[in-house]
RNA sequence: GGGCCCGUGGUCUAGCGGUUAUGACGCCGCCUUUACAAGGCGGAAACCGGCGGUUCGAUCCCGCCCGGGCCCA
Numbered sequence: 001g002g003g004c005c006c007g008u009g010g011u012c013u014a015g016c017g018g019u020u021a022u023g024a025c026g027c028c029g030c031c032u033u034u035a036c037a038a039g040g041c042g043g044a045a046a047c048c049g050g051c052g053g054u055u056c057g058a059u060c061c062c063g064c065c066c067g068g069g070c071c072c073a
Stems, first nucleotide, its partner, number of pairs: 001072007010025003018056001027043005049065005
């Protein structure tokens, strides 16, 4: 330098054009217990890496850039 894949709560992730952006772990509160753990109920937390474009409408499609991984040279 070229090609491919990935980037979504604190972490791991689902979602591939129209919804209130999904779940698990973690965190907070309550119940339960003498207490802890486990369990039950509830809650906070991501406007989806950035900018631009297409579209009535973009997390999703396109371009460029940034970051990460793999391969080629």
A computed fold for a 73-nucleotide RNA from a Microcaldota archaeon, annotated as transfer RNA. The organism belongs to Microcaldota, within Archaea.